[in-house]
Molecule: small-subunit ribosomal RNA
Organism: uncultured prokaryote
RNA sequence: AGAGUUUGAUCAUGGCUCAGAUUGAACGCUGGCGGCAUGCCUAACACAUGCAAGUCGAACGGAAACGAUGCUAGCUUGCUAGCAGGCGUCGAGUGGCGGACGGGUGAGUAAUGCAUAGGAAUCUACCUAGUAGCGGGGGACAACCUGGUGAAAACCAGGCUAAUACCGCAUAAUCCCUACGGGGCAAAGCAGGGGAUCUUCGGACCUCUCGCCAUUUGAUUAGCCCAAGUGAGAUUAGCUAGUUGGUGAGGUAAAGGCUCACCAAGGCGACGAUCUCUAGCUGGUUUGAGAGGAUGAUCAGCCACACUGGGACUGAGACACGGCCCAGACUCCUACGGGAGGCAGCAGUGGGGAAUAUUGCACAAUGGGCGAAAGCCUGAUGCAGCCAUGCCGCGUGUGUGAAGAAGGCCUUCGGGUUGUAAAGCACUUUCAGUUGUGAGGAAAGGGAUGUAGUUAAUAGCUGCAUUCUGUGACGUUAACAACAGAAGAAGCACCGGCUAACUCCGUGCCAGCAGCCGCGGUAAUACGGAGGGUGCAAGCGUUGUUCGGAAUCACUGGGCAUAAAGAGCAUGUAGGCGGUCUGUCAAGUCUGAUGUGAAAGCCCGGGGCUCAACCCCGGAAGUGCAAUGGAAACUGGCAGACUUGAGUACGGGAGAGGGAAGUGGAAUUUCCGGUGUAGCGGUGAAAUGCGUAGAGAUCGGAAGGAACAUCAGUGGCGAAGGCGGCUUUCUGGACCGAUACUGACGCUGAGAUGCGAAAGCGUGGGGAGCAAACAGGAUUAGAUACCCUGGUAGUCCACGCCGUAAACGAUGGGUACUAGGUGUUGCGGGUAUUGACCCCUGCAGUGCCAAAGCUAACGCAUUAAGUACCCCGCCUGGGGAGUACGGCCGCAAGGCUAAAACUCAAAGGAAUUGACGGGGGCCCGCACAAGCGGUGGAGCAUGUGGUUUAAUUCGACGCAACGCGAAGAACCUUACCUGGGCUUGACAUCCCAAUCGUACCCCUUGGCUUAGGGGUCAGCUAGGCUGGAUCGGACACAGGUGCUGCAUGGCUGUCGUCAGCUCGUGUCGUGAGAUGUUGGGUUAAGUCCCGCAACGAGCGCAACCCCUGUCCUUAGUUGCCAUCAUUUAGUUGGGCACUCUAAGGAGACUGCCGGUGACAAACCGGAGGAAGGUGGGGAUGACGUCAAGUCAUCAUGGCCCUUAUGACCAGGGCUACACACGUGCUACAAUGGCUAGUACAAAGGGUUGCCAACUCGCGAGAGUGAGCUAAUCCCAUAAAGCUAGUCGUAGUCCGGAUCGCAGUCUGCAACUCGACUGCGUGAAGUCGGAAUCGCUAGUAAUCGCAGAUCAGAAUGCUGCGGUGAAUACGUUCCCGGGCCUUGUACACACCGCCCGUCACACCAUGGGAGUGGGUUGCAAAAGAAGUGGGUAGACUAACCUUCGGGAGGUCGCUCACCACUUUGUGAUUCAUGACUGGGGUGAAGUCGUAACAAGGUAGCC
Repeated sequence: AGAGUUUGAUCAUGGCUCAGAUUGAACGCUGGCGGCAUGCCUAACACAUGCAAGUCGAACGGAAACGAUGCUAGCUUGCUAGCAGGCGUCGAGUGGCGGACGGGUGAGUAAUGCAUAGGAAUCUACCUAGUAGCGGGGGACAACCUGGUGAAAACCAGGCUAAUACCGCAUAAUCCCUACGGGGCAAAGCAGGGGAUCUUCGGACCUCUCGCCAUUUGAUUAGCCCAAGUGAGAUUAGCUAGUUGGUGAGGUAAAGGCUCACCAAGGCGACGAUCUCUAGCUGGUUUGAGAGGAUGAUCAGCCACACUGGGACUGAGACACGGCCCAGACUCCUACGGGAGGCAGCAGUGGGGAAUAUUGCACAAUGGGCGAAAGCCUGAUGCAGCCAUGCCGCGUGUGUGAAGAAGGCCUUCGGGUUGUAAAGCACUUUCAGUUGUGAGGAAAGGGAUGUAGUUAAUAGCUGCAUUCUGUGACGUUAACAACAGAAGAAGCACCGGCUAACUCCGUGCCAGCAGCCGCGGUAAUACGGAGGGUGCAAGCGUUGUUCGGAAUCACUGGGCAUAAAGAGCAUGUAGGCGGUCUGUCAAGUCUGAUGUGAAAGCCCGGGGCUCAACCCCGGAAGUGCAAUGGAAACUGGCAGACUUGAGUACGGGAGAGGGAAGUGGAAUUUCCGGUGUAGCGGUGAAAUGCGUAGAGAUCGGAAGGAACAUCAGUGGCGAAGGCGGCUUUCUGGACCGAUACUGACGCUGAGAUGCGAAAGCGUGGGGAGCAAACAGGAUUAGAUACCCUGGUAGUCCACGCCGUAAACGAUGGGUACUAGGUGUUGCGGGUAUUGACCCCUGCAGUGCCAAAGCUAACGCAUUAAGUACCCCGCCUGGGGAGUACGGCCGCAAGGCUAAAACUCAAAGGAAUUGACGGGGGCCCGCACAAGCGGUGGAGCAUGUGGUUUAAUUCGACGCAACGCGAAGAACCUUACCUGGGCUUGACAUCCCAAUCGUACCCCUUGGCUUAGGGGUCAGCUAGGCUGGAUCGGACACAGGUGCUGCAUGGCUGUCGUCAGCUCGUGUCGUGAGAUGUUGGGUUAAGUCCCGCAACGAGCGCAACCCCUGUCCUUAGUUGCCAUCAUUUAGUUGGGCACUCUAAGGAGACUGCCGGUGACAAACCGGAGGAAGGUGGGGAUGACGUCAAGUCAUCAUGGCCCUUAUGACCAGGGCUACACACGUGCUACAAUGGCUAGUACAAAGGGUUGCCAACUCGCGAGAGUGAGCUAAUCCCAUAAAGCUAGUCGUAGUCCGGAUCGCAGUCUGCAACUCGACUGCGUGAAGUCGGAAUCGCUAGUAAUCGCAGAUCAGAAUGCUGCGGUGAAUACGUUCCCGGGCCUUGUACACACCGCCCGUCACACCAUGGGAGUGGGUUGCAAAAGAAGUGGGUAGACUAACCUUCGGGAGGUCGCUCACCACUUUGUGAUUCAUGACUGGGGUGAAGUCGUAACAAGGUAGCC
């Protein structure tokens, strides 16, 4: 510090997710030791048991218990009993101090709190330091005794008694009150020691320590007040009657409405009052570079609370955790009458929960309470126990060791890896274990001695010094030493990318994984296991939390044309910001020093535990706040001035600016009248509609409403919405010009107010045209639409509402600055003019282009989206949703404000490349058109589907499957079915044994098994070896037309013989990419030329290759024959000129001429030429597309079968047959059929063959047999054609299916199931609906011939020649393709994408008659305990008294306040509710096709 994820790819926007750190954690697996820390976050839920606050006998009366001593008695060392408060002590009690600290918890509390900094009107026990005192009296109550009530708890009555308990009196330095004269207020003694004096021998008295009283000071603590700060919600906007203030009184320690009476009507609030929800606050902790964010466990400060609510008492201090009273809930005891209790102290229990410890030891240390002290108490605290909860440290060995062991795993079978790892050898012993030694935490205290102070004192007390004694829970301490032995000690997660780390097996969209993207549908580095590896390590992972990354709320540090985001527009309040100069103040600002910012923590420097964590010491920091001294530039306040900003006055012209009134013509419609006759109207085509009752057309007249052609213009005006005939009138604003005046008067603008298209609403008018709704007609599968005919609201006017629009420049307003060019509107200036002109120039508008700059890009660019400043509004992923609820507005429709649950990993912007379009342009092709002939109808052949079957083997499925694989299924083929038999196998390699001929071959015989005869190895070292062959046996293995063409190679089809597809370098762009390859011409062509930020190159095109067309040369046999002979015949002699054959050449290149064109490329025409613009045909198929086809040609990975899915045999099937389709053949006839005669090819094939001639047969063919291994012989008569004849338009002398009979041939075999022949039979069919195919010249059409396969079996296929046309105006349309451009929401790419209803399942949510809780307001009721007030009743020790009583007090009663509680009525919130609304989600449901292309009616608001 970043990364993954939207896309085919890109940039940017934007969310989601990850890597880090953290934790009072929990869970899973695992677990050696130690140190230091932490440990109920949930139920402020309920609590058994024990302990957590006592102490003082030196305050007191005393003596229940214990002990010692003495005495007495029973009497045995010794024990028991009694006596003695005389002693040590001490239960209970009185009294004092302390139980207000320490400890716990965080419920409440958004301020009565906290934190920071201040303030004045206070208190403060114990402590400190002063001053002044401690005199003299009195009356009681506990304990105790007696009696009583009660189960208990406890209580009552009577009697006795002490005090540092209580109460007067005296005194009053100080203090308090005061009218300044005066008045008022206190106390307590205890212990120790003691010379003199006195003594009822107790003491008095003196002294000292402690104590007490009054008061002052300090310290400490506590209380109170103020400022600004300290959560969320405005879908909480108004709140408040003791409320705000005053006067007076009361009350308090103290200011104060704190309380009361009266008076006034204030106080708080948009700088957020009130209300609701949430929450203890802070130092700090955690994260972060910081600023910030989150948090408030442990430690520390403050606050609040102590079962819930209320209350006071005591006290220095409480409204009191281990005190009291009352009410309530709960628990316990009970004799039912009544009582007791409060772990949010330490342990512990139950419960809750994912989850959090021992009913431990000790007061040794530190601290606290009491005490004079010893001491006692102390669950504070110190320690120990439990838990890997965290942090830190250590260990689980070290070195050597290659035969790279075994085993595991993988493997290309060679090996690799685990791996120096182990074993082995040599060492070491930390930690744990055993044994022993053994610090420190300890200082006090007590005893003794000496000395100093106090004092009359050598007592006593206190201080100091010396010495002796002696206190440890932890503790089997830490540490050290010895002993033994590698001995006792490693796991967890991960390994697709992010993210370090890879293979095998299993599984087969299953099981499962997953933080995000995503893996899994038979070869999963992603699931599960294994081997290996990576990371961390006594831990490792997971889950949760917080911050970070996230600049993703942006102060530091973001944005708003199109991604989310500028309010529809203006006026203007508060607020914010504000021109020039001078002076002054010092609020902001800057600076210095001061106080504070607790300690701990963080940071820095030291130090102590072996190190570290941890601890100790010191420093720094604490960015803050306050008060203070200064500075005066800037901001601000005040004062004064200025004119540039702003405004006013004057002159001028421009304008659909606004309101009102009037007025004009054209057109539509309607009505009236005339002329006139059959249609009009409307559409893609029609129909509805109108019209013979006279339409439409035309002429004249009338009525009425609405809108204003031309001018008219990216022209004008207005803030926006918007504004358009003309005239008059009223009125707003802007602009230009020149002077004068005011003197910052300005900009923006939350709330607020006004304006605000269309539609809509209300009332009343108006209504020509147009036209939602509606009706009819069409279209359509449907058509509640588009189209047509009608037509009502509405559109118009007046008045009043509504308040929204894609209200858009998708761009808030203002000011300043920053190159230009060119239009246009308004006004002005200058020059020269006869001048409408023209030229230069200023201001104000309004357009276009473009530089810098900006921008993600597109684009913007003086009219900024540039550079800056000021103010306002708005945004923070998509959906849910601009929705629900609430509120405000509205007559309603609705508007404004405005969420959440839930759900997704995207949604969106700009640009790029493709693809696509019922977008555009250019171009091509038998693509259409123009023609010729077919298919589709018939019969048959053949293939396919379907069906059938035991099987009808398999594959191929739009073009690009279907006379296809198959160039040929009777058996074989054959893969299928039925039946039968085989198992190392039909075939290959290897091993063992045997054999070299009953293993194999030939001949003869036979019906078969068979019988007879003959023949058959190689090499050499010569051993009987090696090789070979055969049979038998065993083990590895063979074998598979079994599966996967979606694991593959190879081959092939197709777009398409279309003209395209790319690269290097350069350039442009942030980039994907672009350029080149586009453009202008041209071509069959990315063919060529020109131009050009491109220049070159490659694969394609073309050419090179083959056949054919002309000529030449060479060569003439089997070919040919002009001339010369010879023949039936090129038959023969002869010849090679010609044809032909087959080798080599020539020829054609837009080369020549003319024209067009840019002088180019090229095109058009012409000449010559056999051939002319690629001469014709073939071979040749770029980058790629279709997961196209093929595992059944072959090869091949993986999987599967192995007495069978292998191999063999026989028979059957592939040939089935209601049907459908494709491809063909033959026809339907006269351009023909039949009969007879007759002419002319090319290219092929042939020895298991072609087969002449001859004979036989009607014929298929048979017999016999010459020639030919082929330019020689044969197949082999080519047919159409031509010449004659006949038929005469008919189901025929057309057509030949089907069937019967008889044959021929091939073959082991023609039944299923061959071809052919003869005779007979003679079906459909009379030119074929919608639709559809081929072909542009030697082509179509037509005619025959040959070949491959093949024993036989073509109407198929592949070739060959014969005869031989018609038409092409042209590119509008259909199909396919190419280039450019455009749109796109497509990229699996239009066979795309995608919307809504309905149906089903699930989820959350709104409404809902209501129902049940919580909180709370108001109005009432109620009134315990308590305090305060009052008091007619009762009682009453201290003091006073005139002795009657009084003062004072207690109880009772009563009033006020008030908790619990109750009623009524509101508000609010939560839960729930029949039914209901929409929403979301969900591999394959239904209906349509709304959007994306002109999305087929442009879309949207």